Molecule: SAM riboswitch aptamer (S box leader)
Organism: Kineococcus aurantiacus
RNA sequence: GAGCCAUCCAGAGCGGCCGAGAGACCUGGCUCGUCGACGCCGCAGCAACCGCCCCGCCGGGGUAGGUGCUCCCGCCAGGACCGAUGGGGA
Numbered sequence: 001g002a003g004c005c006a007u008c009c010a011g012a013g014c015g016g017c018c019g020a021g022a023g024a025c026c027u028g029g030c031u032c033g034u035c036g037a038c039g040c041c042g043c044a045g046c047a048a049c050c051g052c053c054c055c056g057c058c059g060g061g062g063u064a065g066g067u068g069c070u071c072c073c074g075c076c077a078g079g080a081c082c083g084a085u086g087g088g089g090a
Stems, first nucleotide, its partner, number of pairs: 004087005013043005021032003025079005044070003049066002051063001052061003074082001
């Protein structure tokens, strides 16, 4: 690291650092942000994609490990070879 498969209206925050924007891209809105957002680190939590156990399948249990996530329906609408996460792997 492409194609492919599954999911994306549920759930879950504190502290430290940084310093002005952020919400994937474009447009039009809207929301959050110096009462420090976004981002990074630590701890905690949520969840159940892989892994573990049961099962013929669907599914169920459970969370030490590998990820992921913890403002708002992937913020809303339209567009586009959409985007993100997990599996898998040319």